Model confidence (mean pLDDT): 80 of 100. Small-subunit ribosomal RNA, central domain from an uncultured Bacteroidota bacterium, 350 nucleotides, folded computationally.
Context: one part of a larger RNA
RNA sequence: UUGGGUUUAAAGGGAGCGUAGGUGGCCUUAUAAGUCAGUGGUGAAAUCUCUGGGCUUAACCCAGAAAUUGCCAUUGAUACUGUAGGGCUUGAGUAUUGUUGCCGUUGGCGGAAUAUGACAUGUAGUGGUGAAAUACAUAGAAAAUGUUCAUAGAACACCGAUUGGCAAGGCCGCUGAAGAAACUAUUACUGACACUGAGGCCUCGAAAUGUGGGGGGAUCAAACAGGAAUAGAUACCCUGGUAGUCCACACUGUAAACGAUGAUUACUCGCUGCUAGAGGGCAACUUUUAGUGGCUUAGCGAAAGCGAUAAGUAAUCCACCUGGGGAGUACGCCGGCAACGGUGAAACUC
Numbered sequence: 001u002u003g004g005g006u007u008u009a010a011a012g013g014g015a016g017c018g019u020a021g022g023u024g025g026c027c028u029u030a031u032a033a034g035u036c037a038g039u040g041g042u043g044a045a046a047u048c049u050c051u052g053g054g055c056u057u058a059a060c061c062c063a064g065a066a067a068u069u070g071c072c073a074u075u076g077a078u079a080c081u082g083u084a085g086g087g088c089u090u091g092a093g094u095a096u097u098g099u100u101g102c103c104g105u106u107g108g109c110g111g112a113a114u115a116u117g118a119c120a121u122g123u124a125g126u127g128g129u130g131a132a133a134u135a136c137a138u139a140g141a142a143a144a145u146g147u148u149c150a151u152a153g154a155a156c157a158c159c160g161a162u163u164g165g166c167a168a169g170g171c172c173g174c175u176g177a178a179g180a181a182a183c184u185a186u187u188a189c190u191g192a193c194a195c196u197g198a199g200g201c202c203u204c205g206a207a208a209u210g211u212g213g214g215g216g217g218a219u220c221a222a223a224c225a226g227g228a229a230u231a232g233a234u235a236c237c238c239u240g241g242u243a244g245u246c247c248a249c250a251c252u253g254u255a256a257a258c259g260a261u262g263a264u265u266a267c268u269c270g271c272u273g274c275u276a277g278a279g280g281g282c283a284a285c286u287u288u289u290a291g292u293g294g295c296u297u298a299g300c301g302a303a304a305g306c307g308a309u310a311a312g313u314a315a316u317c318c319a320c321c322u323g324g325g326g327a328g329u330a331c332g333c334c335g336g337c338a339a340c341g342g343u344g345a346a347a348c349u350c
């Protein structure tokens, strides 16, 4: 490199947007660039192959043919691709109709719990563990109980689900505002406007950890302190406790960022739920669209399993893999305030 692969063996980019590029619906006209056919020229000789011949054979040599799969010119063909023109509506989109939801942003409000404070009652314990101790407590404001009491921050029990919406990350107390999206239905309109997407100048991106300066600080809690346990115990258990956890702004850009399954389109045996609609029916029920679960036929698969939400059958485009370790390391470059991230080897070794 060809071939083969990427749920679990190595391998799908964390997700989107989108440039170049690649690919692209139905009918028709022209053209003839690609494509196909004929003819001509050229494609040195030697070599190679075949046939015949010459040295006693062979190697070797000589002659002829073939081949030289290419390029150029020219004459045609027009199915497909391309290009140019015209048309179409089923792909895509727009308008209208109704519906849906924990979709995002920004305000307001709420109760339970926790902690602290105040007051009242009240007396010797409380707390914690396998067992203890540190800790708190008679200076009584310990604990426990109570209050129309006060303050604070964070999280939203039940409903709750095999539920729902979102590109992914992620999203649940109630409510207002202005946004976004999807689906359904019927016509109407535009008329291929589409799919994918290297780079990326782009956007989003859990948690911790984190970073910067500023707020906030109830809970929990790295570090740290003490108590236990232990041969030791820089741990596991306990009592405390600071960064942080929360907010706004700015960075960071990684995860088992998982369905370990890239996006889009078409096709393929059935059964059974759920969610949101629409149609039919007096009703029972039934048909259908979009999504979301379970079981399964064929098929696929090394098997486990997947099975119309495919890992089946096909097509287009992108990404990635090529023995284990060394190593996601070194060096260089790029990004970052830093932490670190991206790109990413080799020697050597089995």
Base pairs, nucleotide, nucleotide: 004321005320006319007304008303012318014204015203016202017200021196022195023194025088026087027086028085029084030083031082033081034080035077036076037075038074039073040072041071042070049065050064051063052062053061054060091193092190093189094188095187096185098183099182100181103179105177106176107175108174109173110156114152115151116150117149118147119146120145121144125136126135164171210251211250212249214247215246220244224240225239226238227237262317263316264315265314266313267312270295271294272293273292274291275290276289277288278287279286280285299306300305323350324349325348332343333342334341335340
Background:
The RNAcentral record of the full RNA draws on ENA, Greengenes and SILVA.